[in-house]
Context: one part of a larger RNA
RNA sequence: CGUAGGAAAUUUGAUGGGAAGAUUCCCUAGUACGAGAGGACCGGGAAUCACGCACCAAUGGUGUUGCAGUUGUCUCGCCAGAGGCACACGCUGCGUAGCUAUGUGCGGAACGGAUAAGCGCUGAAAGCAUCUAAGCGCCAAGCCUCCCCAAAGACAAGAUUUCCCCCACUUCGGUGGAGAAGGCAGGUUGAAGACUACGACCUUGAUAGGUUGGAGGUGUACGAGCAGCAAUGUUCUUAGCUGACCAAUACUAAUUGCCCACAGG
Numbered sequence: 001c002g003u004a005g006g007a008a009a010u011u012u013g014a015u016g017g018g019a020a021g022a023u024u025c026c027c028u029a030g031u032a033c034g035a036g037a038g039g040a041c042c043g044g045g046a047a048u049c050a051c052g053c054a055c056c057a058a059u060g061g062u063g064u065u066g067c068a069g070u071u072g073u074c075u076c077g078c079c080a081g082a083g084g085c086a087c088a089c090g091c092u093g094c095g096u097a098g099c100u101a102u103g104u105g106c107g108g109a110a111c112g113g114a115u116a117a118g119c120g121c122u123g124a125a126a127g128c129a130u131c132u133a134a135g136c137g138c139c140a141a142g143c144c145u146c147c148c149c150a151a152a153g154a155c156a157a158g159a160u161u162u163c164c165c166c167c168a169c170u171u172c173g174g175u176g177g178a179g180a181a182g183g184c185a186g187g188u189u190g191a192a193g194a195c196u197a198c199g200a201c202c203u204u205g206a207u208a209g210g211u212u213g214g215a216g217g218u219g220u221a222c223g224a225g226c227a228g229c230a231a232u233g234u235u236c237u238u239a240g241c242u243g244a245c246c247a248a249u250a251c252u253a254a255u256u257g258c259c260c261a262c263a264g265g
Base pairs, nucleotide, nucleotide: 001153005164006163007162008161009160010159011158015150016149017148018147021049022048023047024046025045026044027043033038051107052106053105054104055103059101060100061099062098066094067093068092069091070090071086072085073084074083075082076081112144113143118138119137120136121135165264166177167176168175169174182259183258184257185256186202187201188200189199190198207253208252209251210249211248212247213246214245216242217241218240223236224235225234226233227232
């Protein structure tokens, strides 16, 4: 810009893409078959592998600063207690959220349609015969559907539902004002994200931060008392601290501006 008014939401599906797997075991049945050795079709069931999609409850990983421990050294006058550096965490032990696989869940199916090779029915040409010439069947992991994803710029531009629409002047050509539904910008932002886009919210408010409470993590803080010459232990103390998690709470920040119509060939 188009889709013959302007919008919002939900959709149909032309078309395109994805997927389509393999193996083992058990039953049928040691049956049919076979002298025996051996050993089924058909049908039913249970698993496994590879691959794919999704997810983080559990099992693990990570988790660059959540907690604790700790070596050397320097600083805060000293003790105690802390902090800096030793990596772009000094090292070590754990670890929330998130992200993850080696973890968990699920998938391939079945039905149908048309067929290939092949197997047939009826049947002439050609009194017979013949699956074929007319006609009618069966039949494959393959084809088309079925399943999943995208999809109306599918220009044949589809469908459904809902929402919205005035004044004044006029030389009747228009002009001016106001600004519907809705949209955009701006702001607070997000399990959304390179940017853009997408989603939530903007005081008629829980969108983010803060605060409070909780979960989870770490593992019992500082200080003091007691025991010990001391290192240290122990009690107050399952303490103290705590990023992303879950809630509550307007304390802080979400000021506000613009576009768009006249009932439509």
This is a predicted structure of a 265-nucleotide part of an RNA (large-subunit ribosomal RNA, domain VI) from a bacterium. The full RNA is in RNAcentral, with records from ENA. It matches the Rfam family "Bacterial large subunit ribosomal RNA". Its family is annotated with structural constituent of ribosome and ribosome in the Gene Ontology. Its mean pLDDT, the model's own confidence on a scale to 100, is 86.